The RNA shown here (transfer RNA) has 77 nucleotides and comes from Rhodospirillaceae bacterium TMED8. Its Rfam family is "tRNA". Gene Ontology term of the family: triplet codon-amino acid adaptor activity. It is annotated as a transfer RNA. The RNAcentral record of the sequence draws on ENA.

[in-house]
């Protein structure tokens, strides 16, 4: 300086190719079963999709910049 990857729910990562309601697990708050823990079961609770813009009825997805992690390469020593 070049290329590839990654950043989505507090945490780990799905979804992106092939644009159409943002999700799973665990964590957490509630019931439940149990004499209580612990465990199992249902409910709920949480997300500006890393930023900014654009296309588009509609964008996590597509197109432009750009931030930040990590591999690889090149220059230089």
């Nucleotide at each position: 300086c070049g290329g590839g990857g990654g950043g989505u729910a507090g945490c780990u990562c799905a979804g992106u190719c092939u644009g159409g309601u943002a999700g799973a697990g665990c964590a957490c708050u509630c019931g439940g079963c149990u004499g209580g823990g612990g465990g199992c079961c249902g409910a709920g609770c949480g997300g500006u999709c890393g930023c900014a813009g654009g296309u588009u009825c509609g964008a996590a997805u597509c197109c432009u910049g750009u931030c930040u992690c990590c591999c690889c390469g090149a220059c230089c020593a």